[in-house]
RNA sequence: GACGGACCAGCGGGAGAGUUCGCGCUUCGCGGCGCGACGCCGAAGGAGCAACCGCCCCGGAAUCUCUCAGGCCCACGGACCGCUGGACCGGC
Repeated sequence: GACGGACCAGCGGGAGAGUUCGCGCUUCGCGGCGCGACGCCGAAGGAGCAACCGCCCCGGAAUCUCUCAGGCCCACGGACCGCUGGACCGGC
């Protein structure tokens, strides 16, 4: 120096599902909050699993599964992806 790996930051993209009902508080109102009810979503987080891999026991995954948490107008958030920058590791 370029390459690969994972990490951090910035910018951009980023889905799904109730603008549900009742009560209370708040707001001029839109809306917001709390409690209750039924219905839903999966892509914060969390949890579970393989005929695969390693393997004595057993252990290991996801965009799969569950829905505890979170979410169901917009906003916020958002797995993941792209670009830029930073330093770390690995070998050349």
This is a predicted structure of a 92-nucleotide RNA (Glycine riboswitch aptamer) from Erythrobacter litoralis HTCC2594. The coordinates come from a structure-prediction model, not an experiment, and the mean pLDDT is 80. Rfam family: Glycine riboswitch aptamer. Rfam's curators write: This family represents the bacterial glycine riboswitch. Rfam links the family to the GO term glycine biosynthetic process. RNAcentral records the identical sequence in 2 taxa. Taxonomically the source falls in Erythrobacter litoralis (Bacteria, Pseudomonadati, Pseudomonadota, Erythrobacter).